[in-house]
Molecule: Glycine riboswitch aptamer
Organism: Nevskia sp.
RNA sequence: CUCUGGAGAGCAUCCGCGCAGCGGAUCACCGAAGGCGCUCAACGCUCAGGUCAAAGGACAGAG
Numbered sequence: 001c002u003c004u005g006g007a008g009a010g011c012a013u014c015c016g017c018g019c020a021g022c023g024g025a026u027c028a029c030c031g032a033a034g035g036c037g038c039u040c041a042a043c044g045c046u047c048a049g050g051u052c053a054a055a056g057g058a059c060a061g062a063g
Stems, first nucleotide, its partner, number of pairs: 001063005010027001012026006028051003034047001035045003
């Protein structure tokens, strides 16, 4: 790198628009990309990311 499996948490509320859907604001929430703190691990933080689906996805197996 390729294939397969792969969790958690509002498809919230309000406002605007051309109402399929998109954008803004607010609060709540998740921890399994990454990052940070501590550190043997664990654990913690939540900046980013995520809270219908899609995508992503630590990790595991095979090549």